[in-house]
Molecule: Bacterial RNase P class A
Organism: Pseudomonadales bacterium
RNA sequence: AGAGCUGGCCAGGCAACCGCUGUCGCCCAUCCGGGUGAUAGAGGAAAGUCCGGGCUCCGAAGGGCAAGGUGCCAGGUAACUCCUGGGAGGCGCGAGCCUACGGAAAGUGCAACAGAAAGCAAACCGCCUAAGCAGCCUUGGCUGCCGGUAAGGGUGAAAAGGUGCGGUAAGAGCGCACCGCACGGCUGGUAACAUGCCGUGGCACGGUAAACCCCACCUGGAGCAAGACCAAAUAGGAAUCCUAUGAUGUGGCCCGCAUGCUGGAUUCGGGUAGGUCGCUAGAGGUGCAUGGUGACAUGCAUCCCAGAUGAAUGGUUGUCCACGACAGAACCCGGCUUACAGGCUGACUCUUUUG
Numbered sequence: 001a002g003a004g005c006u007g008g009c010c011a012g013g014c015a016a017c018c019g020c021u022g023u024c025g026c027c028c029a030u031c032c033g034g035g036u037g038a039u040a041g042a043g044g045a046a047a048g049u050c051c052g053g054g055c056u057c058c059g060a061a062g063g064g065c066a067a068g069g070u071g072c073c074a075g076g077u078a079a080c081u082c083c084u085g086g087g088a089g090g091c092g093c094g095a096g097c098c099u100a101c102g103g104a105a106a107g108u109g110c111a112a113c114a115g116a117a118a119g120c121a122a123a124c125c126g127c128c129u130a131a132g133c134a135g136c137c138u139u140g141g142c143u144g145c146c147g148g149u150a151a152g153g154g155u156g157a158a159a160a161g162g163u164g165c166g167g168u169a170a171g172a173g174c175g176c177a178c179c180g181c182a183c184g185g186c187u188g189g190u191a192a193c194a195u196g197c198c199g200u201g202g203c204a205c206g207g208u209a210a211a212c213c214c215c216a217c218c219u220g221g222a223g224c225a226a227g228a229c230c231a232a233a234u235a236g237g238a239a240u241c242c243u244a245u246g247a248u249g250u251g252g253c254c255c256g257c258a259u260g261c262u263g264g265a266u267u268c269g270g271g272u273a274g275g276u277c278g279c280u281a282g283a284g285g286u287g288c289a290u291g292g293u294g295a296c297a298u299g300c301a302u303c304c305c306a307g308a309u310g311a312a313u314g315g316u317u318g319u320c321c322a323c324g325a326c327a328g329a330a331c332c333c334g335g336c337u338u339a340c341a342g343g344c345u346g347a348c349u350c351u352u353u354u355g
Stems, first nucleotide, its partner, number of pairs: 001351004006346005012320007020041009043326001047337002050335005055223004062255004067219005072086005087101001088099004102214002107212002109208002124153002126149003132145006161179006180203001181201006187194002227277004237268006247259003284303008
């Protein structure tokens, strides 16, 4: 200097004028409300609604089945399918990145074409013809049948572990040595797992579970349009069914339990859809210290930072500049995913050059 990889931050600024919403103070006002001053006023994703919770309600929310979710280990957290650190597998020269990462020896299923044969499988070419039968040539050999074989060749992504020696009629873990594989043990590590060593066994017939399935762990339901209160209006309406062996009770089924005899369910018809609360002080933010590899935890100090309800922050002017991308809260919080112009910055890797 170039090319990368991986973290963090900002997301237009300043000034003036007019306008909008909340809170507080003051003044006016019969009510509704009005004026004025101060102060605060959209995001890193507010998006997606994908996970997890806080909170509210359901006369049990209890037990079981079904169903659903997660899936290496150890930690963090209110919790999680999240985050951190490690392990294994894979990609990359590397910094780094990815993983739907329990089980194929419980069972079932699936795999085109080629090939003899693709799961308790096989003989197309080939090799042998020992043993048995037949024929021919006359010692002995040849041919055929029957039989043996999976070492050689071929097909394929993959074909009854690999190399070597022995053995055999020819071969084969048939036997042996080494490697590989399975099981067990020692060592290191909390563990996943790893390295090295030891022992036993001729040992296994591959893949696939984001196929069914098996195993381990977890899971009430509904949701701020939850729910509570106030005010007002109508028709305290009508019909049908069930009524304790029945009915109802916040996903389905079963058991249990509870309620209820003016009870419950269904259908038709009518009224209201107004206001207040919930609604923002929190698993809160920031700074420092301590502990920890880290996520984070603890302690001290300090701050209050939107609460709209047909939906508030807009318009104009001037100036700087990076000439402004993606884009607007609606109960709240922790994550994940997606979109994103431009700018600032930390650590690390590779290549080249110079000292």